[in-house]
RNA sequence: GCCCCCGUAGCUCAACCGGCAGAGCGACGGCCUUCUAAGCCGUAGGUUGCAGGUUCAAGUCCUGCCGGGGGUG
Numbered sequence: 001g002c003c004c005c006c007g008u009a010g011c012u013c014a015a016c017c018g019g020c021a022g023a024g025c026g027a028c029g030g031c032c033u034u035c036u037a038a039g040c041c042g043u044a045g046g047u048u049g050c051a052g053g054u055u056c057a058a059g060u061c062c063u064g065c066c067g068g069g070g071g072u073g
Base pairs, nucleotide, nucleotide: 001072002071003070004069005068006067007066010025011024012023013022019056027043028042029041030040031039049065050064051063052062053061
C1' cells in the first nucleotide's frame, strides 16, 4: 500500500428487514440497619468516532476521513 472486522452512557455490550436509543455494572438519592455492607426502590447520564449523501424517517444503507484489531505482498 491493499483486503476484512470493530467504534453506541464512566465501563462491558444490546438495538431483528431502516421505524420510541436500551440493559448490566458503576455514580447519585431514598427505604432498611445502631452504623457500614448486603438487599429493595428510584433518578441522572448519549453530537451512536467525524463530515457528507440517500430517505417521510439512519445506530442500521452509501461515500470520504480518523482511531483500534486482524490478514496479505
This is a predicted structure of a 73-nucleotide RNA (transfer RNA) from a bacterium. The sequence is in RNAcentral, with records from ENA. Its Rfam family is "tRNA". By type it is a transfer RNA. Rfam's curators write: Transfer RNA (tRNA) molecules are approximately 80 nucleotides in length. The coordinates come from a structure-prediction model, not an experiment, and the mean pLDDT is 81.